The RNA shown here (transfer RNA) has 72 nucleotides and comes from an Erysipelotrichaceae bacterium.
Its mean pLDDT, the model's own confidence on a scale to 100, is 81.
The source organism's lineage runs through Bacteria, Bacillota, Erysipelotrichia, Erysipelotrichales and Erysipelotrichaceae.
It was read from a public genome assembly.
RNA sequence: ACCUGGGUGGUGUAACAGCAGCACAGCGGUCUCCAAAACCGUAAGGACAGGGUGCAAAUCCUUGCCUGGGUG
Numbered sequence: 001a002c003c004u005g006g007g008u009g010g011u012g013u014a015a016c017a018g019c020a021g022c023a024c025a026g027c028g029g030u031c032u033c034c035a036a037a038a039c040c041g042u043a044a045g046g047a048c049a050g051g052g053u054g055c056a057a058a059u060c061c062u063u064g065c066c067u068g069g070g071u072g
Base pairs, nucleotide, nucleotide: 001071002070003069004068005067006066007065010024011023012022013021018055026042027041028040029039030038048064049063050062051061052060
């Protein structure tokens, strides 16, 4: 330099263009001498950035940035 995968809450990871979900973590509670584990409940908050298409974009197109892999 080129090719290719990825970028989504604190972390990990889903989602045919049509309500952004799940798990863990967090917080509250039950239990316990205390804690852990287990169980119950639960708030806030998140699409890497810009542009485009479209009634509607995390999703499609485009440019850039970051990152894994590959080729030379």